Predicted 3D model of a 76-nucleotide RNA (SAH (S-adenosyl-L-homocysteine) riboswitch aptamer) from a Gammaproteobacteria bacterium. Its Rfam family is "SAH (S-adenosyl-L-homocysteine) riboswitch aptamer". On this family, see Wang et al., Mol Cell 2008: "Riboswitches that sense S-adenosylhomocysteine and activate genes involved in coenzyme recycling". Its mean pLDDT, the model's own confidence on a scale to 100, is 78.
């Protein structure tokens, strides 16, 4: 640092349809159907880069468009 599983990131309805993914079509193009935690953090196996000081303190930012609830807060 990348892959993956696992957990967080309050709840829920309703719509659109990009990436994905399934199917169709087949020679490159195109259609259906799914689809708004595909992000960000933690841990944990692997794999590679790297060769990194200790102590402290913190425990987060984000997530199309409407609607509702919950919960803080503020104000009467």
């Nucleotide at each position: 640092u990348u892959a993956a599983g696992c957990g967080a990131g309050g709840a829920g309805c309703g719509c659109u349809g990009c990436a994905g993914c399934g199917g169709a079509u087949c020679a490159u193009c195109u259609c259906c159907g799914u689809c708004a935690g595909g992000c960000u953090c933690g841990c944990u196996u692997a794999a590679g880069g790297u060769c990194a000081u200790c102590c402290c303190u913190g425990c987060a930012a984000c997530g199309g468009c409407g609607c509702u609830c919950c919960a803080a807060a503020c104000g009467u």